[in-house]
RNA sequence: AUGAAGGCAAUGGGAGAGUUUACCCGAUGCGGUAACGCCGAAGGAGUAAGCCUCACGCGGGUGAAUCUCUCAGGCAAAAGGACCGUUGCCGGACG
Numbered sequence: 001a002u003g004a005a006g007g008c009a010a011u012g013g014g015a016g017a018g019u020u021u022a023c024c025c026g027a028u029g030c031g032g033u034a035a036c037g038c039c040g041a042a043g044g045a046g047u048a049a050g051c052c053u054c055a056c057g058c059g060g061g062u063g064a065a066u067c068u069c070u071c072a073g074g075c076a077a078a079a080g081g082a083c084c085g086u087u088g089c090c091g092g093a094c095g
Base pairs, nucleotide, nucleotide: 006090007089008088009087010086011085012084013083018036020035021034022033023032024031037075038074039073043071044069045068046067050062051061052060053059
């Protein structure tokens, strides 16, 4: 300086799966509860190579995810939503 990674805020986009069945209620609702069936992209958990330790052996530790599990969450709308874009601020790689 025409400012990287990263962080914060705002804003926009953002998938999947039963408006299932039964019961309850004064509020009859897109409510509550239970059952079975499903979903993965909040969160959570598990895991490879590598690295460390070790008699460089077994074993142990560390170790990522959009992978796996579905504890939680979700399965009309709303809300939420990993991730991505834009803007502003912090930051200061690099020249």
Overview
Glycine riboswitch aptamer from Paenibacillus sp. CECT 9249, 95 nucleotides, folded computationally. The prediction has a mean pLDDT of 79. Rfam family: Glycine riboswitch aptamer. Gene Ontology term of the family: glycine biosynthetic process.